A computed fold for a 107-nucleotide RNA from Maritimibacter sp., annotated as TPP riboswitch aptamer (THI element).

C1' cells in the first nucleotide's frame, strides 16, 4: 500500500405483466380476484412524465437488444427452460476487517 469483504454516505440505472368474472366501451377503461415475482404502484388524459417501493451499480442476468424468437407448462404471460463463454448496460467516498500478495523499519 494493493486486493477482497461487510456496513454507512452521496448519486445515478431499471421494470411494473398475463388472466377468470362483472360493468361502461368504437377502440378500450374501471371494479374485484387469481398467477409468478425483489418489486405488476399512485398521480397524470388511457399521453409524455413526476413520485414511493423494490432491485441493480463494471466481480455488473438489475434491466435492454436479438423477440410480434425456438420448447415446455398453463386459463394465460417477459410462467420455466434456450438464446447467454451473445451484444448493450448506471460510482465515487468512509469506516471496520483478513484466506492472500507487496514495501519499508526493527530484532
Nucleotide at each position: 500500500g494493493g486486493c477482497c469483504u461487510c456496513a454507512c454516505c452521496u448519486c445515478g440505472g431499471g421494470g411494473u405483466g398475463c388472466c377468470a368474472c362483472g360493468c361502461g366501451u368504437g377502440a378500450c377503461g374501471c371494479g374485484c380476484g387469481g398467477c409468478u415475482g425483489a418489486g405488476a404502484u399512485g398521480c397524470g388524459a388511457u399521453a409524455a412524465g413526476c413520485g414511493a417501493a423494490c432491485c441493480c451499480g463494471u466481480u455488473g442476468a438489475a434491466c435492454c437488444u436479438g423477440a410480434a424468437c425456438c420448447g415446455g407448462c398453463u386459463a394465460g404471460c417477459a410462467c420455466c427452460g434456450g438464446c447467454g463463454g451473445a451484444g448493450g448496460g448506471a460510482a465515487g467516498g468512509u469506516c471496520a476487517g483478513g484466506a492472500c500478495c507487496u514495501g519499508a523499519a526493527u530484532g
The coordinates come from a structure-prediction model, not an experiment, and the mean pLDDT is 78.